Small-subunit ribosomal RNA, 1474 nucleotides, folded computationally. It matches the Rfam family "Archaeal small subunit ribosomal RNA". The literature on the family includes a 2001 paper in Science by Yusupov et al., "Crystal structure of the ribosome at 5.5 A resolution". The coordinates come from a structure-prediction model, not an experiment, and the mean pLDDT is 81.

[in-house]
RNA sequence: UUCCGGUUGAUCCUGCCAGACCCGACCGGUAUCGGGGUGGGACUAAGCCAUGCAAGUCGUACGUCCCCCAGCCACGUGGGGGGCGUGGCGCACGGCUCAGUAGUACGCAGCUAACCUACCCUAAGGAGGGGGAUAAUCCCGGGAAACUGAGGCUAAUCCCCCAUAGGGGAAGGUGCUGGAAGGCCCCUUCCCCGAAAGGGGUGGGGUAGCAUGCUAGCCCCCACCCGCCUUAGGAUGGGGCUGCGUCCGAUCAGGUAGUUGGUGGGGUAAAGGCCCACCAAGCCUAUGACCGGUGCGGGCUCUGAGAGGAGGAGCCCGGAGAUGGACCCUGAGACAAGGGUCCAGGCCCUACGGGGCGCAGCAGGCGCGAAACUUUCGCAAUGCCCGAAAGGGUGACGAGGGUACCCCGAGUGCCUCCCGCUGAGGGCGGCUUUUGCCGGGUCUAAAAAGCCCGGCGAAUAAGGGGAGGGCUAGUCUGUUGUCAGCCGCCGCGGUAAUACCAGCUCCCCGACUGGUCGGGACGAUUAUUGGGCCUAAAGCGUCCGUAGCCGGCCCUGUAUGUGGUCCGUUAAAUCCAGCGGCUCAACCGCUGGACUGCGGAUCAUACUACAGGGCUAGGGGGCGGGAGAGGCCGGGGGUACUCCGCGGGUAGGGGUAAAAUCCGCUGAUCCGCGGAAGACCACCAGUGGCGAAGGCGCCGGCCAGAACGCGCCCGACGGUGAGGGACGAAAGCCAGGGGAGCGAACCGGAUUAGAUACCCGGGUAGUCCCGGCUGUAAACGAUGCGGGCUAGUGUCGGGCCGGCUUUCGGGCCCGCCCGGUGUCGCAGGGAAGGCGUUAAGCCCGCCGCCUGAGGAGUACGGCCGCAAGGCUGAAACUUAAAGGAAUUGGCGGGGGGGCACACAAGGGGUUAAGCCUGCGGUUCACUUGGAGUCUCCGCCCGGAAACUCACCACGGGUGACAGCAGAAUGACGGUCAGGUUAAAGACCUUACCUGAGCGCGUUGAGAGGAGGUGCAUGGCCUUCGCCGGUUCGUGCCGUGAGGUUUCCUGUUAAGUCAGGAAACGAGCGAGAUCCCAACCACCAGUUGCCAUUCCGUCCCUUCUAGGGAUGGAAGGCGAACUGGUGGGACUGCCGCCGACAAGGCGGAGGAAGGAGGGGGCUACGGCAGGUCAGUAUGCCCCGAAACCCGUGGGCCACACGCGGGCUGCAAUGGUGGGGACAAUGGGAGCCGAACCCGAAAGGGUGAGGUAAUCCCGAAACCCCACCGUAGUUGGGAUCGAGGGCUGCAACCCGCCCUCGUGAACUUGGAAUCCCUAGUAAUCGCGGGUCACCAUCCCGCGGUGAAUACGUCCCCGCUCGUUGCACACACCGCCCGUCGCUCCACCCGAGUGGGCCCCCGGCGAGGUGGCAUCCUCAGUGGUGUCAUCGAACCGGGGGUCCGCGAGGGGGGAGAUGUCGUAACAAGGUAACCGU
Repeated sequence: UUCCGGUUGAUCCUGCCAGACCCGACCGGUAUCGGGGUGGGACUAAGCCAUGCAAGUCGUACGUCCCCCAGCCACGUGGGGGGCGUGGCGCACGGCUCAGUAGUACGCAGCUAACCUACCCUAAGGAGGGGGAUAAUCCCGGGAAACUGAGGCUAAUCCCCCAUAGGGGAAGGUGCUGGAAGGCCCCUUCCCCGAAAGGGGUGGGGUAGCAUGCUAGCCCCCACCCGCCUUAGGAUGGGGCUGCGUCCGAUCAGGUAGUUGGUGGGGUAAAGGCCCACCAAGCCUAUGACCGGUGCGGGCUCUGAGAGGAGGAGCCCGGAGAUGGACCCUGAGACAAGGGUCCAGGCCCUACGGGGCGCAGCAGGCGCGAAACUUUCGCAAUGCCCGAAAGGGUGACGAGGGUACCCCGAGUGCCUCCCGCUGAGGGCGGCUUUUGCCGGGUCUAAAAAGCCCGGCGAAUAAGGGGAGGGCUAGUCUGUUGUCAGCCGCCGCGGUAAUACCAGCUCCCCGACUGGUCGGGACGAUUAUUGGGCCUAAAGCGUCCGUAGCCGGCCCUGUAUGUGGUCCGUUAAAUCCAGCGGCUCAACCGCUGGACUGCGGAUCAUACUACAGGGCUAGGGGGCGGGAGAGGCCGGGGGUACUCCGCGGGUAGGGGUAAAAUCCGCUGAUCCGCGGAAGACCACCAGUGGCGAAGGCGCCGGCCAGAACGCGCCCGACGGUGAGGGACGAAAGCCAGGGGAGCGAACCGGAUUAGAUACCCGGGUAGUCCCGGCUGUAAACGAUGCGGGCUAGUGUCGGGCCGGCUUUCGGGCCCGCCCGGUGUCGCAGGGAAGGCGUUAAGCCCGCCGCCUGAGGAGUACGGCCGCAAGGCUGAAACUUAAAGGAAUUGGCGGGGGGGCACACAAGGGGUUAAGCCUGCGGUUCACUUGGAGUCUCCGCCCGGAAACUCACCACGGGUGACAGCAGAAUGACGGUCAGGUUAAAGACCUUACCUGAGCGCGUUGAGAGGAGGUGCAUGGCCUUCGCCGGUUCGUGCCGUGAGGUUUCCUGUUAAGUCAGGAAACGAGCGAGAUCCCAACCACCAGUUGCCAUUCCGUCCCUUCUAGGGAUGGAAGGCGAACUGGUGGGACUGCCGCCGACAAGGCGGAGGAAGGAGGGGGCUACGGCAGGUCAGUAUGCCCCGAAACCCGUGGGCCACACGCGGGCUGCAAUGGUGGGGACAAUGGGAGCCGAACCCGAAAGGGUGAGGUAAUCCCGAAACCCCACCGUAGUUGGGAUCGAGGGCUGCAACCCGCCCUCGUGAACUUGGAAUCCCUAGUAAUCGCGGGUCACCAUCCCGCGGUGAAUACGUCCCCGCUCGUUGCACACACCGCCCGUCGCUCCACCCGAGUGGGCCCCCGGCGAGGUGGCAUCCUCAGUGGUGUCAUCGAACCGGGGGUCCGCGAGGGGGGAGAUGUCGUAACAAGGUAACCGU
């Protein structure tokens, strides 16, 4: 030593994006104090700089000038101070910066036998003689200035000469150190070179020449101090060399001419090709040369558990630079930041002749930028330079100022009581004083700060970010309404936003807090520690093989790696530990450790390596018999197709889903025979064999490899393999052949909206052969090669043992071994699918490859190719995913099973006509609104004349309550008349009556709203669904979503039941329970009924009596009926089938038979299905109008389109006449008998009926007659006239009756609907609505069929299964061109520029040589030769950047165009190469 959000309907995985953490820079908001810091113009402009300061010092080296003081004179004295100059030392340090530099740098360890070192230390020795110049100054000139020329004087620790010491070279000899002499010492000879300052100071002494004296000086001596010279050594600091380490790019693979080495020389302090002449041709490079890019290096810093990654500003060490570049002098040291010369560019002064400058020193300014301070004080401390010292100098340094830059520490108060909600907060009182303010002391170079003492006073001190998830903290309020905006990512916002903007509340951190960019970690998403490559990204198409890496058994040695011990080093700072100093801490000090490194010495020898020897298990060779579509070559053969010839033969053939193009009477297709040509090689043939892969199939020859067997031979000879080489399907290319069939392109025929396709007829390249090229593929087992280990099983080849058989050739079988090739499977691993001795398991070795998706296998560059193209192979930009496997659904022009008036078999309709009705559209002032496939459209029970009513026009009315204003100066109300108006005391005029919670002017707030939202809802409903499903508990399986159960077999109407099965049970559904009608029994009997009796009335008659109708009474409940209770049906019985089950089929019995018929009830849920207009209801809105009332109009419009229906088109009919039989139901201002009136509708009178009592009551049908196929005696629309009913009112706009008028229509295209029995069809009746109005709806009964073999073809449902790129789920998803906008990029005639290299020209200047002139000499001038050489100019090459007409693709952008390529067999399977 940590995870979390984001791909999905959900899951697991891969993978990236994002969040949380630390560090750095900047930015926003805010801000009390102190301490510490090797924080502070590094990042961009090593850009440019005004002004001041940043290096001087020494009088004890010397000359000179001036001033002051001091005893006199001589001036030659003493003391002090200042200036100028000569001279010495320093100025090569310190300070700044990081441009350049990838090795002339740096780090670590060494070497210098190839070197230097001023000042310093130690030791030894020494300083003899002689000469000369010059500055300052003086004088005279030039110049604007900078500066400079000439002449004259002078000193020294200035300069020179001679000598000595000494040094160098050559030759010879001896010795020393050492691993090794070219080193050192000594001697001899020769040649050459060649030191010094005896100065300064102090003290003492001597001397008296200069002046007569004192002092002092010149001069001499001694001592001491500071100096000088030489040599040796040391110390310090450097120069040079070597090994190792040291970024990215191979789209940089070859580089190199002083290059590599040698000889000789030059040069240097010094080795060296550093430089030169000559000679040789080498040298570096895959262990990455050369080239390009980037970059000062290290100690260290940040981060991280570490390994590592990133950085290297500040501090320290080293390097480099000083505007760009070149060169040099002086010097111990420089090629010199405040030195010089020159070129370039920039700036400044100028009298235009000529001059001057260089902040990457400290401050400061401009510029650049996101980005960084004071033109302060002081040399008191530390250090450096000079000096003998005193001292001087020092923008090094020490201090102060400014800055939230970092780190550390502290504070913004504490207590009691009261109010308040146990709050937030406030109040009275008390306490403390860090900090703050005031005063004093101390501190300091001087201050300030700090510290100490005293006084005052809770006083002077809190913000930033966040609150949808990740992620601590609101589903609070207002506002906004896919707008404005937020958001790292996911995602919020379309009227109820916990996500925007605000308020309130809360959370986190706190003198800070957040944002942006960069770095690290998170990331085991670069994997050494520590990943992967069958399908997620990833195994090279295959083999051979170079370098490299790795390598069997035994022995001996060495000691490379490895391990131990010791020594040196690894600067300090940093880091860690302990101790200590500032009140603590930060910070600082001391001590120790560490810095995992490098070098050296030594020890060990298991492993590794190396050397030597041996072995045979790896590998190779030999021999043996057998297997094989292994390769190459060759010709022989075979069938078929095509063509040709001949013969036979006749009208078609061919082709397709169907056709046509096409062939055919010039004889096709078809049959027979013969011939030609090219390609191919059926059967055998296998789930088989061979090959490295690609690939290989008639036969023979040649060649090669593999497997097996062998007591044979070699003896590790092996494995892999970067580069490299070879082979490498098809297509393609070059050249030459060949060409039967097939067949890109192309032509034609179809198909289609189109059809540059799929289908059909033709057909060229090509396919075939020889030679050459290409080098790709879904070249796949999507699985690199080799070795070892880890259960089994089939088959092929070889071998062995055994058995059976034999025609002795052989064949068959069991077992074992080796090798190959399959399927399933254990352990195991895997995300899973799946793998599993042929691993994707467990290990070893080597190679290749991957690191989100797209851009893109593209561009550029390079290599290859004849070309096509191949190999290598990016980036900008875009994006929150792209993916893998599996799960549940849904879907499929996938498959299987089952089912349904789904089709089929039938019956009847619709679609044409007229009319009715609903809808659309249109129209209109308004034609209110809703419903829209099934599941809208005679639907909102919605048949609207007013009402309804929601619409339109016109008119009128309405504010409870509260505040303000008004009103007894009369509100409100009522009213005649007139006006106004369609009408009205509504309003206006006028007048009268009445007498106060009035009026509505204003602000809020209400009532009401059929105003909005059915996408805020409840409730109810439609539909999936006349379906048979849908879940739960426990267990089991799976990492998980999930599965199992619910599956399978049989069966059922059914997830109905039975059997099996890791399931066992259970719930909601199904079923049952409930209702109706059908059968029976029992009970009951009014208002019902009547087999019976009696009485009455009427009719008929055969007149006794009988029959019928009807009324009453009695009696009764047997029949019928009514309505209540029970029974009955359960595959119970028989036979067959089935598994002996569930159940099915048939039969008996039965009123009814396998769910007997019909209904009711109808699961979990989906459809944001319908309804805010039935009611309810959140929110929003209107509120004197969107509320309420009235009158009229509209919903009834009408050029049209659609749905549903009615009536028909007629003779199974129509018309007229006569005759018969229901049920459900309904009835109070209702049903209405009967009678009367009227032709009818209807009217009048009106019994009975609160209803098994009274009333309403059929039609089709039957009988008779006519009509005679005709737009009719069919059909009734339309219109006219008359009449009636309801209602306030039938004009818009009702219904009925009669008469007249008589339209379309003669069976209805494509298409489409309903129905399986008392059903369809047909006939009427009742009820709902209702004042009136039914072709509608809901019911009722009458008459009463046809057909169902069967199936899944159509429309659907259901259960397994399969595929999926779908999951708002196929009305899905999704591709490409074109069009528009934006963005980055590529090519591009060219064009502009930077950098680097080469060549040439010119050439500032430097260096060296020679000559000459001046000079006493030094030096300088001039000329010339050689060489180096900046800048500039010209030419060439390379590389990079900018612009660029135009061209090209790419990415992105809600709803553009065209098609439909892909995903389901995606409707022609898809994909790869060409």